[in-house]
RNA sequence: AAACUUGAAUUGCCGAAGUCGCUUUCAAUCGAGAAAAGCGGCGCGGGGGAACCAAAAUUUUUGCUUUGUGCAAAAACGGGGCGCAUCUGUCGCGAGACAGAAGAAGAUUCUUCGCUUCCAGCCCGUCAGCUAACUCCGUAGGCUUACCGAAGAAGGACA
Numbered sequence: 001a002a003a004c005u006u007g008a009a010u011u012g013c014c015g016a017a018g019u020c021g022c023u024u025u026c027a028a029u030c031g032a033g034a035a036a037a038g039c040g041g042c043g044c045g046g047g048g049g050a051a052c053c054a055a056a057a058u059u060u061u062u063g064c065u066u067u068g069u070g071c072a073a074a075a076a077c078g079g080g081g082c083g084c085a086u087c088u089g090u091c092g093c094g095a096g097a098c099a100g101a102a103g104a105a106g107a108u109u110c111u112u113c114g115c116u117u118c119c120a121g122c123c124c125g126u127c128a129g130c131u132a133a134c135u136c137c138g139u140a141g142g143c144u145u146a147c148c149g150a151a152g153a154a155g156g157a158c159a
Base pairs, nucleotide, nucleotide: 012143013142014141018042019041020040021039022038023037024036025035043139044138045137046136047135048134053129058076059075060074061073062072063071064070078127079124080123081122082121086101087100088099089098090097091096103118104117105116106115108154109153110152111151112150113149
């Protein structure tokens, strides 16, 4: 000097992902206490689930026919959830690339304008519209200490 271990402290951001309590582990003499795991309360977030309302699709074939893409039958095609993360077009054998629109994030909050960036990932398993009562589940993870735009309004801090 590096690596490893332990402890303390902290600029903020995306996100529902915070807070309090108990138990256990650890705590090296005792012990306080940080942390980890489990459980529970509160808070926050999500799913299922009546009435009413909504909906009852698309394509192909056959039959009927009032000839109106009307009615019936059969076949093919599934559908849905968390999340801003969807849709369209062009190119490509494909993987994918580019562009546009919608949506989303950026240092007290809101509005407007500007700039930059994102536009993923995962799950259910043929099943779920809305939905009171009721019921089930989650409370993670990942970045950052910078270069933190302008105007107006509100609020806060310091002197």
Predicted 3D model of a 159-nucleotide RNA (c-di-AMP riboswitch aptamer (ydaO/yuaA leader)) from an Acidobacteriota bacterium. The source organism's lineage runs through Bacteria, Pseudomonadati and Acidobacteriota. Its Rfam family is "c-di-AMP riboswitch aptamer (ydaO/yuaA leader)". Gene Ontology terms of the family: cyclic-di-AMP binding and regulation of gene expression. From the family's description: This family represents a conserved RNA structure found upstream of the ydaO and yuaA genes in Bacillus subtilis and related genes in other bacteria. Its mean pLDDT, the model's own confidence on a scale to 100, is 75.